[in-house]
The prediction has a mean pLDDT of 81. Predicted 3D model of a 77-nucleotide RNA (transfer RNA) from Micromonospora krabiensis. NCBI's taxonomy places the organism under Bacteria, Bacillati, Micromonosporales, Micromonosporaceae, Micromonospora. The sequence is in RNAcentral, with records from ENA. Rfam family: tRNA. It is annotated as a transfer RNA.
RNA sequence: GCCGACGUAGCUCAGGUGGUCAGAGCGCUCCGCUCAUAACGGAGAGGCCACGGGCUCGAAUCCCGUCGUCGGCACCA
Numbered sequence: 001g002c003c004g005a006c007g008u009a010g011c012u013c014a015g016g017u018g019g020u021c022a023g024a025g026c027g028c029u030c031c032g033c034u035c036a037u038a039a040c041g042g043a044g045a046g047g048c049c050a051c052g053g054g055c056u057c058g059a060a061u062c063c064c065g066u067c068g069u070c071g072g073c074a075c076c077a
Stems, first nucleotide, its partner, number of pairs: 001073007010026004019057001028044005050066005
C1' cells in the first nucleotide's frame, strides 16, 4: 500500500430482509430470604447502536466518507 471482518449498556455478545418500546447473560443499586454472608427469588437504573454526511415519510439496519480494532496479502533496494 491492497483486501476483508468488526465497532450496540461497565464487560461479553444478540438483533442487522428499514416501521413494534433496542435486548440477553454477567456486573451495579434496592428489596425479600438468612443469626450473618454467599447462593436463590423479586424490582430497578444504565444506550441517542464509533463519528460525519446522504437516500427515505421513516435508518442501529441501506449508500458514501473518516477514525479505531483484528485478520490476510504485498513491499522491505